[in-house]
Molecule: Bacterial RNase P class A
Organism: Phycisphaerales bacterium
RNA sequence: GCAGGCAGACAGCCGCUGCGGGCCAUCCGGUCCGUGGAGGAAAGUCCGGACACGACAGGACACGGUGGUGGCUAACGGCCACCCGUGCGCAUGGGCGCGCACGCGGGACAGUGCCACAGAGAACAGACCGCCGAACGGCGCCUCCGGGCGUGCGUGGCAAGGGUGAAACGGUGCGGUAAGAGCGCACCGCCUGGCCGGCGACGGACAGGGCACGGCAAACCCCACCGCGUGCAAGCGCAAGCAGCCUUCCGCGUCGCUCUCGCGAGCGGCGCCCCCGCGGUCCGCGGGGCGUGGAGGCGGGUCGCGUGCAAGAGCGCUCCGGCAACGGGGCGCCCAGAGAAAUGGCUGUCCGCGGUUCGGCCGCCGACAGAAUCCGGCUUAUCGCCUGCAUCG
Numbered sequence: 001g002c003a004g005g006c007a008g009a010c011a012g013c014c015g016c017u018g019c020g021g022g023c024c025a026u027c028c029g030g031u032c033c034g035u036g037g038a039g040g041a042a043a044g045u046c047c048g049g050a051c052a053c054g055a056c057a058g059g060a061c062a063c064g065g066u067g068g069u070g071g072c073u074a075a076c077g078g079c080c081a082c083c084c085g086u087g088c089g090c091a092u093g094g095g096c097g098c099g100c101a102c103g104c105g106g107g108a109c110a111g112u113g114c115c116a117c118a119g120a121g122a123a124c125a126g127a128c129c130g131c132c133g134a135a136c137g138g139c140g141c142c143u144c145c146g147g148g149c150g151u152g153c154g155u156g157g158c159a160a161g162g163g164u165g166a167a168a169c170g171g172u173g174c175g176g177u178a179a180g181a182g183c184g185c186a187c188c189g190c191c192u193g194g195c196c197g198g199c200g201a202c203g204g205a206c207a208g209g210g211c212a213c214g215g216c217a218a219a220c221c222c223c224a225c226c227g228c229g230u231g232c233a234a235g236c237g238c239a240a241g242c243a244g245c246c247u248u249c250c251g252c253g254u255c256g257c258u259c260u261c262g263c264g265a266g267c268g269g270c271g272c273c274c275c276c277g278c279g280g281u282c283c284g285c286g287g288g289g290c291g292u293g294g295a296g297g298c299g300g301g302u303c304g305c306g307u308g309c310a311a312g313a314g315c316g317c318u319c320c321g322g323c324a325a326c327g328g329g330g331c332g333c334c335c336a337g338a339g340a341a342a343u344g345g346c347u348g349u350c351c352g353c354g355g356u357u358c359g360g361c362c363g364c365c366g367a368c369a370g371a372a373u374c375c376g377g378c379u380u381a382u383c384g385c386c387u388g389c390a391u392c393g
Stems, first nucleotide, its partner, number of pairs: 001389006008350007016037009039368001043379002046377005051231004063227005068082005083105001084103007106222002111220002113216003128162002130158003135155003138151005170188006189211001190209004195204003235307004244298006250291001251272009273289006314333008351366002353363003
C1' cells in the first nucleotide's frame, strides 16, 4: 500500500418487545417457562429493481437519462474482463515492452454557433522581431562599356529562429536554396485502399498519396439504446359509534258509533295490564303507553383491529463451470419486526485507551451511528484492533 475480518467480553439483578408453550380469565388481558431482539454503514435518499395501486391499442412527437467493446445481473448510472488515450515508475542507445493510477471514453466532412486575454495572425490565417538580396528600381564604386561589385533605400522573397497563446495549418534529420519551404529524400506521424488477426472495441504488416482534414458536443444539435405516474401513510380485509335508507312492533278483553258488500279500519266508553309521580305500605288520586321510541336488516365507512410484514434475487459450508464479475449442484440453518415506536439500566470482574503522586490509584474514557415494506448498488461517517499478500528499512 492492497484485500478481508472484528466493532469491547463475561456474570448477576431489574426492565422493554416479537414468537412458541403451560396456567388463569366470558372478553380485554394477566402470569410463568423457553427462545429471538440493529448495522457495516441501519445514514444520505443518489441510481436500479421487487411488490402495490392508477393510467395505457399501436406508432410518432416532446421531455429526461445513459454513452469505448464484450460479458454479468431481476435491473442499474453497479460490477468484471478487455481496448484506446493520458500521466508516473521500471527497462532500453532509441522504439517495441512491463507495472500502477486516472479518463462524463458515441459523432466536429449533417447543420448552427463559440474560441476570452495576449498576439502580426485563431480557420481555408498571418509577418512584430527576424532571415534573404534571387528579380525590378534607386544610390555608390569599378569597368575591357558587355557588365560587375557593394548597399538594404523602395517594390519584394521567406516562415527557419525568437516572441504571444490552452491551441499558430505535421515532427526529426539530411539534401537543397539568395534565404527558405514536403521543394526532394529517409524515419516517425497522418490519409486512402484492400489484406491478415480478433465476437468486438481495436491491432498488425503491405501498397499508394507529400499532407489535404485545428479545438469545443460538461454549446445547441445528430445518432444509438433505455424510460408511464405515484409510493407500504402503496394497497387489501374486518368493523364500534354517529348519520342515512328498508322492514317490523307499540299491550289484552268488552261495548257503542261511523265507514266498508265483506275481511277489516278509525273514534269513543269501561275493565284488566305496564310505567312515572304523591305515599312507610295497601287502597286511592293524577299523568303516560305513536315517540327525540324499541327490534332487525342494508350499503358505504370513521375510531380501532388485522393483513401487506419477515422463508428471502436469504445465510453458512462444500463441489463443479468461468481469467473474473457471476452461474449451477449438494448438505445444513431460520436470523429483529416496533407503531410514537422495544432492542435498555445498574453492579462486579476482565480487555483496550488516556492520565498517574506508580498504589489493578483515577477517568461524566469505549469510534461512527442506530431498523420501519424488502432487496442490489453508489456515496458519505467511523476510535482502535486482528489476519493475509506485496514492497521498503